[in-house]
Context: one part of a larger RNA
Molecule: large-subunit ribosomal RNA, domain VI
Organism: Synechococcus sp. PCC 7336
RNA sequence: CGUUAGAGUAUUGAGAGGAGCUCUCCCUAGUACGAGAGGACCGGGAGGGACACACCGCUGGUGUACCUGUUAUCGUGCCAACGGUAAACGCAGGGUAGCCAAGUGUGGAGUGGAUAACCGCUGAAAGCAUCUAAGUGGGAAGCCCACCUCGAGAUGAGUACUCUCACUUCUAAAAGAAGGUAAGGUCUCGGAAAGAUUAUCCGGUAGAUAGGCGUUAGGUGGAAGUGUGGUAACACAUGCAGCCCAGACGUACUAAUUGACCGAGGG
Numbered sequence: 001c002g003u004u005a006g007a008g009u010a011u012u013g014a015g016a017g018g019a020g021c022u023c024u025c026c027c028u029a030g031u032a033c034g035a036g037a038g039g040a041c042c043g044g045g046a047g048g049g050a051c052a053c054a055c056c057g058c059u060g061g062u063g064u065a066c067c068u069g070u071u072a073u074c075g076u077g078c079c080a081a082c083g084g085u086a087a088a089c090g091c092a093g094g095g096u097a098g099c100c101a102a103g104u105g106u107g108g109a110g111u112g113g114a115u116a117a118c119c120g121c122u123g124a125a126a127g128c129a130u131c132u133a134a135g136u137g138g139g140a141a142g143c144c145c146a147c148c149u150c151g152a153g154a155u156g157a158g159u160a161c162u163c164u165c166a167c168u169u170c171u172a173a174a175a176g177a178a179g180g181u182a183a184g185g186u187c188u189c190g191g192a193a194a195g196a197u198u199a200u201c202c203g204g205u206a207g208a209u210a211g212g213c214g215u216u217a218g219g220u221g222g223a224a225g226u227g228u229g230g231u232a233a234c235a236c237a238u239g240c241a242g243c244c245c246a247g248a249c250g251u252a253c254u255a256a257u258u259g260a261c262c263g264a265g266g267g
Base pairs, nucleotide, nucleotide: 001153005164006163007162008161009160010159011158015150016149017148018147021049022048023047024046025045026044027043033038051107052106053105054104055103059101060100061099062098066094067093068092069091070090071086072085073084074083075082076081112144113143118138119137120136121135167179168178169177170176184262185261186260187259189203190202191201192200209255210254211253212251213250214249215248216247218244219243220242225238226237227236228235229234
């Protein structure tokens, strides 16, 4: 911009893409078959491999400053306690959210249709024969459908429901031009299940959107101070202590202020 008034929501599905894999074992059955050796079709069940999608409850990885330990050195006058630096975490032990796999779950199922090679029925031309000429069956991991995703710019522009209403001016009186609006939307602001930008989604005081604060899950692992024991290093008690990023719940304390713009008048 179009889809022939302007919007919001939900859809149909033309079409497109994805998936489509495979093995072993058991039963049927040591049956059919076979002299034996061996050993089924059909049908049923179980367990795997690779691949794909999703997720983080479990097992783990990461988690650049969340907790702890510790060396050297500097600083806070000193002790104690802390802070800085040691190549962009000094080193080391753990680790929330998020992300992830080696973890977990799921999938390729089922049912149809038309067929290929091939196998048939009936059957003439050609008194026979013949699956074919008329007619009519079966038959594949393949084709169509079915399963998952996108999808009306499908210009062939579909459908349904709901909302807004028929304003003002100019004019050649229109399916023209302009203006202010409606429903609605955009900007703007706080953001994240989203994200390079954009887009998407949520919220904006009639509010829990983010931060803060409180409680808590969870992590670390027993703070400082004081007391006791020990010559001391240190240990124990106070005390599952202290501290804590992204989690959960709550709470208007701080910030989502104030606002601006676009947007129909139709057939």